This is a predicted structure of a 475-nucleotide part of an RNA (small-subunit ribosomal RNA, 3' major domain) from an uncultured bacterium. It matches the Rfam family "Bacterial small subunit ribosomal RNA". The RNAcentral record of the full RNA draws on ENA.
[in-house]
Context: one part of a larger RNA
C1' cells in the first nucleotide's frame, strides 16, 4: 500500500421487508448433460454456460457419418501450347461425372500482337470449419452506469509512501459548498446527441372536416380553422416565494406551469477485474495435412432416448369455456421473383381471380380483451397431449424429417415439497398486432399499441457494492 475479518462506523440498490404475478408438480416446446450410434459436427460452463453462437438444420446449409469420385485441384496470380464455346439432346450412372451427337467465339489492333473466356501442360503453388484465445489483433460479457481511477508541480517521510482524494455539511454523483501543505489537472460523473409529453411559426397532398352545398361514404366542390405529418423554434433554470440551513452549498413546503427539481425512456460503460469467452465471423504469428486433416457427389446424421436439470408457452378453468352479435376502439412495421382487394368455389386449410399499389393513396389488416345468450362445479360443453382417417400448402422432394386444414380418438392435470425468479407506475399483469430470418416452417427473438393494479413501516437480518477507521501467522 492492498487484500480479507462470523471488526466498528456512515450510506446505497427490488438486496431484505411490503406486495403482486411466477418458476419447481402435469403434458407439450426448446436448449444442455448424460447415455446410444458409423455419424449423433463444433463451441458456450458459478453469478456472466444451458428459446446461447443459430434473425430459422427435409437437400443446400454442414463443419458428422458411410460409399463413389478429382490430384495444380471448387477458388487466386504466374508461364506455355491450344481456340475452344456457352447452351440444348441422347446413353450410361444413386450423383459427382463419363461417351456420343447438334452448335462453333467475342472485344481491340500500329496487323506484329494483346485482352476476355474456355481446354491441355510444367511446377511454383493453392486449400484446410485441422491445433494453440495460455503466442495475438479486433470484437464482446462481468464486476457497473458502481462512483470511482489517476497525473504535474509542491510539501512530509531514510523508503515503500503519504497529502491532494481525508474532515463538517449535501448530492443520483470525487455533484456541489465550507476547511485543510497543498495548489492546479486528466479519464470518469453531469450536460451536449435520438426519442416522448406542451406551445408557437412555416407548409397542407396521398393527411384532416368546424362553416357551406353534395353523397351509400370526406364521395365530390369548397376550406387547412382542427386532428396529423416534419422541419425550426419557445419552454424548466431550484428561475420566483417562504421555512430551515453555517450569511455556503441544498433540503423541505408553495405559487405559476403541459411539464419540478436528473420531467420519463434511450444512445453513451472510467482506471483495471476475471490468463473470462471467441483461432469455427474476420484477421493474423507458429505447429500440423498435401493422391489429403484438401475438393465434388448420393444418402444417412445434427432430430437418437431408460434419465437429470435449465428457459419458455399451455392449462388444471366460472374474473372462466362456448355459441351469437358486429357498426366498437390501436400502433409501429412490411410490400415488386412482392403485398394482393371485390367477386366465385370449398365446412376449412385453400383454390380461381386478379382491381389496387414501389404506396400518408392499394394491399398485407381480423386488432383482441368488448356486448347478449347458455352451461352450473363435474375430470365437466375443463383441459388439449396421444392416435387414427381424408386433405390443403411450399418445395426437385415433406420416408428418416415441414407448417396448416377436417373429422374422429380424447392422455396427464384439480394451483404445485423443499427451494427458487421477476417486477416500485403507464411498471407488474393481461390482450393482441408486426418485423427481421425465410421457397416452406417460431410456444423463440426484437419491437408496437389496447386494458391496467398492489405495496414500500422501515434498514435489525440475508446478497452485492461506495467511503472512513480498525486488526492481521495474507501479498
Nucleotide at each position: 500500500u492492498g487484500a480479507c475479518g462470523g471488526g466498528g462506523g456512515c450510506c446505497c440498490g427490488c438486496a431484505c421487508a411490503a406486495g403482486c404475478g411466477g418458476u419447481g408438480g402435469a403434458g407439450c416446446a426448446u436448449g444442455u448433460g448424460g447415455u446410444u450410434u458409423a455419424a449423433u459436427u463444433c463451441g458456450a460452463a458459478g453469478c456472466a454456460a444451458c428459446g446461447c453462437g443459430a434473425a430459422g438444420a427435409a437437400c443446400c446449409u454442414u463443419a458428422c457419418c458411410a460409399g463413389g469420385u478429382c490430384u495444380u485441384g471448387a477458388c487466386a496470380u504466374c508461364c506455355a501450347g491450344u481456340g475452344c464455346a456457352a447452351a440444348c439432346c441422347u446413353a450410361a450412372g444413386a450423383g459427382a461425372u463419363u461417351a456420343g451427337g447438334u452448335g462453333u467465339u467475342c472485344c481491340c489492333u500500329u496487323c506484329g500482337g494483346g485482352g476476355a473466356c474456355g481446354c491441355u501442360g510444367a511446377g511454383a503453388c493453392a486449400g484446410g470449419u485441422g491445433g494453440u484465445g495460455c503466442a495475438u489483433g479486433g470484437c464482446u460479457g462481468u464486476c457497473g452506469u458502481c462512483a470511482g481511477c489517476u497525473c504535474g508541480u509542491g510539501u512530509c517521510g531514510u523508503g515503500a509512501g503519504a497529502u491532494g482524494u481525508u474532515g463538517g455539511g449535501u448530492u443520483a454523483a470525487g455533484u456541489c459548498c465550507c476547511g485543510c501543505a497543498a495548489c492546479g489537472a486528466g479519464c470518469g460523473c453531469a450536460a451536449c446527441c435520438c426519442u416522448u409529453g406542451u406551445c408557437a411559426u412555416u407548409a397542407g397532398u396521398u393527411g384532416c372536416c368546424a362553416u357551406c352545398a353534395u353523397u351509400a361514404a370526406g364521395u365530390u366542390g369548397g376550406g387547412c380553422a382542427c386532428u396529423c405529418u416534419a422541419a425550426u423554434g419557445a419552454g424548466g433554470c431550484u428561475g420566483c416565494c417562504g421555512u430551515u440551513g453555517a450569511c455556503a452549498a441544498a433540503a423541505c413546503g408553495g405559487a405559476g406551469g403541459a411539464a419540478g427539481g436528473u420531467g420519463g425512456g434511450g444512445a453513451c460503460g472510467a482506471c483495471g477485474u476475471c490468463a473470462a469467452a471467441u483461432c469455427a465471423u474476420c484477421a493474423u504469428g507458429c505447429c500440423c495435412c498435401u493422391u489429403a486433416u484438401g475438393u465434388c457427389c448420393u444418402g444417412g446424421g445434427c432430430u437418437a432416448c431408460a434419465c437429470a436439470c435449465g428457459u419458455a408457452a399451455u392449462a388444471c378453468a366460472a374474473u372462466g369455456g362456448c355459441g351469437g352479435u358486429a357498426a366498437a376502439c390501436a400502433g409501429a412495421g412490411g410490400g415488386a421473383u412482392g403485398c394482393a382487394a371485390a367477386a366465385c368455389u370449398g365446412c376449412g386449410a385453400a383454390g380461381u381471380g386478379g382491381a389496387g399499389c414501389g404506396a400518408a393513396c392499394c394491399c398485407c389488416u381480423a386488432a383482441a380483451a368488448g356486448c347478449c345468450g347458455u352451461c352450473c362445479c363435474a375430470g365437466u360443453u375443463c383441459a388439449g397431449a396421444u392416435u387414427g382417417c381424408a386433405g390443403u400448402c411450399u418445395g426437385c422432394a415433406a420416408c428418416u424429417c415441414g407448417a396448416c386444414u377436417g373429422c374422429a380418438u380424447g392422455a396427464a392435470g384439480u394451483c404445485g415439497g423443499a427451494a427458487u425468479c421477476g417486477c416500485u407506475a403507464g411498471u407488474a399483469a393481461u390482450c393482441g398486432c408486426g418485423g427481421a430470418u425465410c421457397a416452406g416452417c417460431a410456444u423463440g427473438c426484437c419491437g408496437c399499441g389496447g386494458u391496467g393494479a398492489a405495496u414500500a413501516c422501515g434498514u435489525u437480518c440475508c446478497c452485492g457494492g461506495g467511503c472512513c477507521u480498525u486488526g492481521u501467522a495474507c501479498a